The prediction has a mean pLDDT of 86. A computed fold for an 88-nucleotide RNA from Aeoliella straminimaris, annotated as c-di-GMP-I-GGC riboswitch aptamer. Lineage of the source: Bacteria > Pseudomonadati > Planctomycetota > Lacipirellulaceae > Aeoliella.
RNA sequence: CUCGACAAAGGCAAACCAGUCGUGAGGCUGGGACGCAAAGCCACGGACCAACUUGUCUAAUCGACAGUUGGCAGCCAGGCUGCCGAAG
Numbered sequence: 001c002u003c004g005a006c007a008a009a010g011g012c013a014a015a016c017c018a019g020u021c022g023u024g025a026g027g028c029u030g031g032g033a034c035g036c037a038a039a040g041c042c043a044c045g046g047a048c049c050a051a052c053u054u055g056u057c058u059a060a061u062c063g064a065c066a067g068u069u070g071g072c073a074g075c076c077a078g079g080c081u082g083c084c085g086a087a088g
Stems, first nucleotide, its partner, number of pairs: 002088001003085002011036002016031006034074001040080003045076002048071005054066004
């Protein structure tokens, strides 16, 4: 430097519930733990989600596609930083 233990000290906190913000996806706070070796931070890549009457398709208000804006880091990928030191 890599790597990730039936190691040690710790850390984070899914679903759900309560409050709150938001049109919504979703965010924040508290409770709560499904899990996580980066489940720490970052939204320029891809996926996914929401909004918009902004277009196209369609018999059609349904739905699909495109565009714009927003979200998501616990979807993947990428960048930066970081505890410990078994085996390799």